Context: one part of a larger RNA
RNA sequence: CUCUGCUUAGGGAAGUCGGCAAAUUGGCCCCGUAACUUCGGGAUAAGGGGUGCCUGCUACGAGGGUAGCAGGUUUCAAUAACAAGGGGGUUCCGACUGUUUAAUAAAAACAUAGGUCCCUGCAAAUUCGUAAGGAUGUGUAUAGGGGCUGAUACCUGCCCAGUAUCGGUACGUUAAAUUCCGGUUCAACGGAACUAAGCGCCGAUAAACGGCGGGGGUAACUAUGACCCUCUUAAGGUAGCGAAAUGCCUUGCCGCUUAAUUGGCGGCCUGCAUGAACGGUUUAACGAGAUCCCCACUGUCCCAAGCAGAGGCUCG
Numbered sequence: 001c002u003c004u005g006c007u008u009a010g011g012g013a014a015g016u017c018g019g020c021a022a023a024u025u026g027g028c029c030c031c032g033u034a035a036c037u038u039c040g041g042g043a044u045a046a047g048g049g050g051u052g053c054c055u056g057c058u059a060c061g062a063g064g065g066u067a068g069c070a071g072g073u074u075u076c077a078a079u080a081a082c083a084a085g086g087g088g089g090u091u092c093c094g095a096c097u098g099u100u101u102a103a104u105a106a107a108a109a110c111a112u113a114g115g116u117c118c119c120u121g122c123a124a125a126u127u128c129g130u131a132a133g134g135a136u137g138u139g140u141a142u143a144g145g146g147g148c149u150g151a152u153a154c155c156u157g158c159c160c161a162g163u164a165u166c167g168g169u170a171c172g173u174u175a176a177a178u179u180c181c182g183g184u185u186c187a188a189c190g191g192a193a194c195u196a197a198g199c200g201c202c203g204a205u206a207a208a209c210g211g212c213g214g215g216g217g218u219a220a221c222u223a224u225g226a227c228c229c230u231c232u233u234a235a236g237g238u239a240g241c242g243a244a245a246u247g248c249c250u251u252g253c254c255g256c257u258u259a260a261u262u263g264g265c266g267g268c269c270u271g272c273a274u275g276a277a278c279g280g281u282u283u284a285a286c287g288a289g290a291u292c293c294c295c296a297c298u299g300u301c302c303c304a305a306g307c308a309g310a311g312g313c314u315c316g
Stems, first nucleotide, its partner, number of pairs: 001311008010302002014300001019297001027051005036041001038151001052073009074078001086295004091290002093287002098110002114149007126135003153281003157212003162209002164205005171200003178193005213231005240274001241271001252268006
């Protein structure tokens, strides 16, 4: 000097990206316990008090024993060792338990119950195999397969012009074959008729793929614009939410929090570029998830010091 363990006056996060690490708490008994809530929870919430041993007594019990009352007594300390939750509040995401990158990622990713759409009448649809033959299933639409979404609660607006799918179709287009005509010695070849699916045409479908405007004017202060005009589209973004895990400008503006805040929370809406099952908005409980704040606590720090063990180093 390094590692591991331990202690530390006063301060107590000033350290740091960040309380990382450490400390605090801890068992059992009694009291007590908020918002919110899906009434189950939240909850060991929080916050208090007690705890050893001895003597006597009481209650219960068949007894082992258990519970309690009074008095005494020792220690710094009685769950004396070991073992053994720090707590509270706000917000985001995901409902939850679960699953995952064997050896850098455990998560907000996957799954999930629930929702919805499509296919499927059974020798089914889907799927493996060239086939024989299997899986689903010794199941039968309250079933099986596939897609999307992701508990619950309140909801899920407008657009079928494009693409896709489904249905229809008097008509148009239309291959080979067939028939007829021309042509040729026979053919080749040319023309016509008939004509399947498809396409055209007509319609439906967005919890199918997807999409959801611009300009100008206007109210008796100003400002704003319920209102009007115009271009234009298939339709012009509804309810909600909103500087957001989404906002460029941006450290937006206002309030709270701090002595001081590019942070956090609440509000506003001028949404570069929010928005409804690529789900929208909420939400109790839950989380080795992310953010901020407070209490307690501490060698994280002010600012270091000492002790023990191990290693290194020096000398022998």

Source information:
The prediction has a mean pLDDT of 86. Predicted 3D model of a 316-nucleotide part of an RNA (large-subunit ribosomal RNA, domain IV) from a Candidatus Altarchaeales archaeon.